About this RNA
This is a predicted structure of a 76-nucleotide RNA (transfer RNA) from a Porticoccaceae bacterium. RNAcentral records the identical sequence in 2 taxa. RNAcentral holds the sequence, with entries from ENA. It matches the Rfam family "tRNA". It is annotated as a transfer RNA. Taxonomically the source falls in Porticoccaceae (Bacteria, Pseudomonadota, Gammaproteobacteria, Cellvibrionales). The prediction has a mean pLDDT of 81.
[in-house]
């Protein structure tokens, strides 16, 4: 330098272009216990990497950029 893939909550993942973006674990609160763990119940937490475009409507489609991963090439 070229090609492909990925970016959504602290972590791991969902989400047909259409309901104020869902689930598990973790955190926090409560129940249980002498206590802790396990277990059970509950609360909160992301406007989806950035900018622009398409559309009545974009996490989703398109473009550019940023970051990450894999492969190839080049230099040494």
């Nucleotide at each position: 330098g070229g090609g492909c893939c990925c970016a959504u909550a602290g972590c791991a993942u969902a989400a047909c272009g259409g309901u104020u973006a869902a689930u598990g674990c973790a955190c926090c609160c409560g129940a249980c216990u002498c206590a802790u763990a396990a277990u059970c119940g509950g609360u909160a937490g992301a406007c989806u990497c950035u900018u622009g475009g398409u559309u009545c409507a974009a996490a989703u489609c398109c473009a550019a950029g940023u970051g990450g991963g894999c492969c190839c090439a080049c230099c040494a």